[in-house]
């Protein structure tokens, strides 16, 4: 230098709760806060999880119920991709 691996340094990130705010909802955002993370940084490509707004279909006078299904979410669910500090053995 490159891989594979993580003692040791420097340092990052940031669960659950809470408080603001977006969204129909999952869920995001930003400030508190640390339960972990060696990629717990990126990527929604492939699996899986979640949600059902708009649709559709049944029910019912309606008002609504109820099933279906992502164009929508989740990388701190799992793989693949590209990418990166530092170095003991």
């Nucleotide at each position: 230098a490159u891989a594979u691996u993580g003692a040791a340094a420097a340092g990052g990130c940031a669960a659950a709760c809470u408080c603001a705010u977006c969204g129909a909802a999952a869920g995001g955002u930003g400030g508190g806060g640390a339960c972990g993370c060696a990629a717990a940084g990126c990527u929604a490509c492939c699996u899986g999880u979640c949600u059902a707004a708009a649709g559709a279909a049944u029910g019912g006078c309606a008002a609504c119920a109820u099933u279906c299904c992502a164009g929508g979410a989740u990388c701190g669910a799992g793989g693949g991709g590209a990418u990166a500090c530092c170095a003991a053995a």

The RNA shown here (c-di-GMP-I riboswitch aptamer) has 89 nucleotides and comes from Aliidiomarina soli. The model forms 95% of the base pairs in the Rfam consensus. It was read from a public genome assembly, where an Rfam model found it. The organism belongs to Aliidiomarina, within Bacteria. Its mean pLDDT, the model's own confidence on a scale to 100, is 89.